RNA sequence: AUUUUAUAACGAAGCGUGGAGAGCACAGGCUCUGUGAAACGCUGGCAACCACUUCCUUCUCGGCCGUAGGAAAAAGGUGCCAAAGCCUGUCUCGCAAUAUUGCGAGAAACUAUAAAAC
Repeated sequence: AUUUUAUAACGAAGCGUGGAGAGCACAGGCUCUGUGAAACGCUGGCAACCACUUCCUUCUCGGCCGUAGGAAAAAGGUGCCAAAGCCUGUCUCGCAAUAUUGCGAGAAACUAUAAAAC
């Protein structure tokens, strides 16, 4: 890099370096930003994907191990800490409007992160 699966309206910021952009790419909107963007470092935190630990349930006639599901905890491995993945973009359905369009619901695509495979 590719593939698969899961998740994505919750949550969590200060300081230093830096010095103009940032919010994935493109388009449109909107927002953040010299009261200091990105990036990097330090500290702190959030969360619970993986590992570890404890407990409950399940499969058993019963027990251990194990399978599957759940809860708690979290000092390890990642991740994350403006706004819904900031919003819209493609398709389907419903409602309103003759139409352009608007609102709502669902799905897809894309992206990100984790775990696994190769």
A computed fold for a 118-nucleotide RNA from uncultured Lewinella sp., annotated as SAM riboswitch aptamer (S box leader).
Its Rfam family is "SAM riboswitch aptamer (S box leader)". About the family: The SAM riboswitch is found upstream of a number of genes which code for proteins involved in methionine or cysteine biosynthesis in Gram-positive bacteria.
The model forms 97% of the base pairs in the Rfam consensus.
It was read from a public genome assembly, where an Rfam model found it.